[in-house]
RNA sequence: GGAACGCGCCAGAUGACCGCGCCCUUCGCGGGGUGAGGAAAGUCCGGGCUUCAUCGGGCAAGGUGCAGGAUAACGUCCUGUCGGGGAAACUCGAAGGAAAGUGCCACAGAAACAUACCGCGGCUUCCGAAAGGAAGCGCCGCAAGGGUGAAAUUGUGAGGUAAGAGCUCACAGAGUAUCGCGGUGACGCGAUCUCGGGUAAACCCCACCCGAAGCAAGACUGCUCGAUCGAAAGGACGGCCCGUCCAAACGAGCUAGGUCGCAGUGAGGCGCUCGGUAACGGGCGCCCAAGAGAGAUGGUCAUCACCCAUUCGUGGGUACAGAAUCCGGCUUACAGGCGUACUUCGCAG
RNA sequence: GGCGCCAUCGUCUAUCGGUUAGGACAUCGCCCUUUCAAGGCGGAAAGACGGGUUCGAUUCCCGUUGGCGCUACCA
Numbered sequence: 001g002g003a004a005c006g007c008g009c010c011a012g013a014u015g016a017c018c019g020c021g022c023c024c025u026u027c028g029c030g031g032g033g034u035g036a037g038g039a040a041a042g043u044c045c046g047g048g049c050u051u052c053a054u055c056g057g058g059c060a061a062g063g064u065g066c067a068g069g070a071u072a073a074c075g076u077c078c079u080g081u082c083g084g085g086g087a088a089a090c091u092c093g094a095a096g097g098a099a100a101g102u103g104c105c106a107c108a109g110a111a112a113c114a115u116a117c118c119g120c121g122g123c124u125u126c127c128g129a130a131a132g133g134a135a136g137c138g139c140c141g142c143a144a145g146g147g148u149g150a151a152a153u154u155g156u157g158a159g160g161u162a163a164g165a166g167c168u169c170a171c172a173g174a175g176u177a178u179c180g181c182g183g184u185g186a187c188g189c190g191a192u193c194u195c196g197g198g199u200a201a202a203c204c205c206c207a208c209c210c211g212a213a214g215c216a217a218g219a220c221u222g223c224u225c226g227a228u229c230g231a232a233a234g235g236a237c238g239g240c241c242c243g244u245c246c247a248a249a250c251g252a253g254c255u256a257g258g259u260c261g262c263a264g265u266g267a268g269g270c271g272c273u274c275g276g277u278a279a280c281g282g283g284c285g286c287c288c289a290a291g292a293g294a295g296a297u298g299g300u301c302a303u304c305a306c307c308c309a310u311u312c313g314u315g316g317g318u319a320c321a322g323a324a325u326c327c328g329g330c331u332u333a334c335a336g337g338c339g340u341a342c343u344u345c346g347c348a349g
Numbered sequence: 350g351g352c353g354c355c356a357u358c359g360u361c362u363a364u365c366g367g368u369u370a371g372g373a374c375a376u377c378g379c380c381c382u383u384u385c386a387a388g389g390c391g392g393a394a395a396g397a398c399g400g401g402u403u404c405g406a407u408u409c410c411c412g413u414u415g416g417c418g419c420u421a422c423c424a
Stems, first nucleotide, its partner, number of pairs: 001345003006340005012304007020035006037320001041331002044329005049214004056242004062209004066080005081095001082093004096205002101203002103199003117146002119142005124135004154172006173195003177192006218260004222254005234246004268287008305318005350420007359374004367404001376392005397413005
């Protein structure tokens, strides 16, 4: 220097003027402060928070699925295991169970869970001197070869046999169980045993999680008009059962009422340090940072930076996008650029 | 803002994971008719997009895009 790969970060900068929302200040004019994001998005997960005339138990439904850890929690993250990819750095994986059971596997094919079409071999009969041939759509044995298929039940070689076959052996592969060793564990190594198709993003089994609704949740706060003393029968638990609970109040308008929730001391941010491989956690110091009326967060000019075009005068452009209860993630969109770790190749010393 | 549902010819729709995605209306061509309509015969025309599971996906799973519906407490 090239290529590749991981992590973190920026998201045009500065100044002036005009304008908008909110806050502070002023009697007022006015003045001051502050004002989008890494995804504010999709609303896909998890939580804080709030409510319930019942948030209890069981079933069902739903979700998750390698191990250990992190965390408020998670389907997230970290570190590892196994498997796939890559020469490597690294990366991807819905990665429990198919010997608990059921279902399905179209077409083709004999057969898709148990079988034999062609075939190979033995037996019988006939022809033939023999070699051999034909038939019995016969009986028996086989699953090596052919053929079908996405898939035919471990592969290659040797032995063996009438022909064959894990039938036996060697090497290789796979599987679960047992034993031993190592590891917290997933798992790995070795020995023995076995060779029983696939599919669980089909039902299902196993383990774990799960009350429901959601800030339009919810809390506090009126006036006016109309109806009006009537019910004990029943009703509620948002799929079912058990079990439990309820004894009271209506309708319309102002009205999309007002204040709060909710504008930030919060699972907050930044820096240093300690523990940990890491995710993360502890300690110390500093800081307080948008917000509604479902409505603000913009524009112009100048200089600079970058990109594109250029008749070299200049012109054009600067991604994706835009808060609505808050927070942690995931996913998706995104011009260009910066820093850093590692791998590999080339060159030079 | 929150919650739920859906996407198949131009329109309305059918589909148990399996051969060439079926039907109706509309449309095009031919026949019939003097002509038009009706009728008959024939044709064209679709799985929103991108991945995954599977031998095989419109169907099962994930993501994206688009559309529809419901939802205002309290006094």